[in-house]
This is a predicted structure of a 74-nucleotide RNA (transfer RNA) from Anaeromyxobacter dehalogenans.
Its mean pLDDT, the model's own confidence on a scale to 100, is 82.
The sequence was found in a public genome assembly.
Its Rfam family is "tRNA". Its family is annotated with triplet codon-amino acid adaptor activity in the Gene Ontology.
The source organism's lineage runs through Bacteria, Myxococcota, Myxococcia, Cystobacterineae and Anaeromyxobacter.

RNA sequence: UCUCCGGUCGUCCAAUGGCAGGACACAGGAUUUUGGUUCCUGGGAUUGGGGUUCGAAUCCCUACCGGAGAACCA
Numbered sequence: 001u002c003u004c005c006g007g008u009c010g011u012c013c014a015a016u017g018g019c020a021g022g023a024c025a026c027a028g029g030a031u032u033u034u035g036g037u038u039c040c041u042g043g044g045a046u047u048g049g050g051g052u053u054c055g056a057a058u059c060c061c062u063a064c065c066g067g068a069g070a071a072c073c074a
Base pairs, nucleotide, nucleotide: 001070002069003068004067005066006065007064010024011023012022013021018054026042027041028040029039030038047063048062049061050060051059
């Protein structure tokens, strides 16, 4: 430098182009003699920019980041 794959709550995993959700973790509460377990409640994310569309996490372009492979120079 080129090609391919990928980027979603703190972590992991979903979402037919149509309300961004679940589990764990975290915070508060209930239960318990205390802790744990269990139950209830809550906060929290689509990598940036542009385009297509009535509507984009999803499709297209571009940039950035990560991974794999190839090539060049020394």